[in-house]
Bacterial RNase P class A from a Caulobacteraceae bacterium, 385 nucleotides, folded computationally. The RNAcentral record of the sequence draws on ENA. Its mean pLDDT, the model's own confidence on a scale to 100, is 77. Rfam family: Bacterial RNase P class A. From the family's description: Ribonuclease P (RNase P) is a ubiquitous endoribonuclease, found in archaea, bacteria and eukarya as well as chloroplasts and mitochondria. It is annotated as a ribozyme. It is recorded under the gene name rnpB.

């Protein structure tokens, strides 16, 4: 100078003016008006995990189900989240990914292609014997060996070299893998070493399973507390109430009639309703509504020791919206960051704030979304001292 990798910060300042919310003071009877302060975000999202609080259930161990997590030691209120190490994969590298326990407990599956996919397997090819042809070297047909080569496949029963063979083959060596005892290092995952085995024991658990661990349900519309207006339920108070029948102890309750009311009016027939309750009083439960839950906390800033680190412990400051379907906004100046264009590389001009968004009980965290700019710290090529 190029390409890149990893953390990590920002994501517009000032001022004017017109507004909104919450708090406080002051004017006002009251509506209403002023002063003064504070007022979204790194994700406030998604609601996926972890807890705080609230009510419900729960006597104690266990044991089943169900549903989660899984390599090791740490951190942390807690975690499926962080560090920091193993182990496997990728990448010249810087760094990056991994549902990273068990495949001799057990079932269960391995599509397609392939001769053969699980007690392996002869398609082609190699080799060996035989019989017949013949141009005498090969061919055909049969028997047999062979997993070294070809070919399919995500995978073909160690791999690579040399001996060996007709040809081959852990058949036999030697190195590497595997497996098994022990040894030595680590707190541990785990690593390195020697010894012995010719290799037995293919993958898949993100198909069921096994094995250790964890888990009680439901949410701020939790929940607590005040409480109207009408209707409804109770309590007694006034004031009305004629008869018969049935349930019933009985309070009551049903039904008939009697009498009343309507069906414009009167007579006469007929049909519907009422036929015992009205009134104020008090008492409980609920409902609209209203307070509280609600923001001084696993808080934030600044030092400072431990500790690689997550983090954690002192000491010092600060007070940082709160609410309700829900204010935190527009507009104008001045600049600044960009962006373009010109440059004598100092600037100069013009343009312009322009990404994702949007508290709703609250807290840790992952996860997603993001215009544009800024640091740091490392790898790689390259070219120059």
């Nucleotide at each position: 100078u190029c390409a890149g990798a990893c953390g990590g910060c920002u994501g517009g300042a000032c001022g004017g003016u017109c507004g909104c919310g919450g708090c406080u003071c002051c004017c006002g009877c009251a509506a209403g008006g002023g002063u003064g302060u504070c007022g979204a975000g790194g994700a406030a999202a998604g609601u996926c995990c972890g807890g705080g609080c609230u009510c419900c259930a729960c006597g104690g161990c266990g044991a089943c189900a169900a549903g989660g997590c899984g390599g090791c030691g740490g951190g942390u209120a807690a975690c499926g989240c962080c560090c920091g190490c193993c182990g496997g994969g990728g990448g010249c590298g810087a760094c990056c990914c991994c549902a990273g326990g068990g495949a001799u407990a057990g079932c269960g599956c391995c599509a397609c292609a392939g001769a053969a996919a699980g007690c392996a397997a002869a398609c082609c090819g190699c080799c060996c014997c035989g019989c017949g042809c013949c141009u005498c070297g090969g061919c055909u047909c049969g028997g047999g060996g062979u997993a070294a080569g070809g070919g399919u496949g995500a995978a073909a029963g160690g791999g690579u070299g040399g001996g060996g063979u007709a040809a081959g083959a852990g058949c036999c060596c030697a190195c590497c893998g595997c497996g098994g005892u022990c040894c030595u290092g680590g707190c541990g995952a785990c690593a390195g070493g020697a010894c012995c085995g010719g290799c037995a024991c293919g993958g898949c658990a993100a198909g069921c399973c096994c094995c250790g661990c964890c888990u009680g349900g439901a949410g701020c519309a939790a929940g607590a507390c005040c409480g109207a207006a009408u209707a409804g339920g109770g309590a007694g108070c006034g004031u009305g109430c004629g008869c018969c029948c049935g349930a019933g102890c009985a309070a009551u309750c049903g039904g008939g009639c009697a009498g009343g009311g309507c069906c414009g009016u009167c007579g006469c027939u007929g049909g519907c309703c009422c036929g015992a309750g009205c009134g104020g009083u008090c008492c409980g439960g609920g409902u609209a509504g209203g307070u509280c839950g609600c923001g001084a906390g696993a808080a934030c800033c600044g030092g400072u020791c431990a500790g690689c680190a997550a983090u954690g412990g002192c000491c010092g400051g600060u007070c940082c919206a709160g609410a309700g379907g829900a204010a935190u906004g527009g507009c104008c100046g001045u600049c600044u960051c960009g962006c373009a264009u010109c440059u004598u590389c100092g600037g100069a001009u013009g343009u312009c704030a322009g990404a994702c968004a949007g508290a709703a009980c609250c807290c840790g965290g992952c996860u997603u979304a993001c215009a544009g700019g800024c640091c740091g710290u490392c790898u790689g090529a390259u070219c120059c001292u």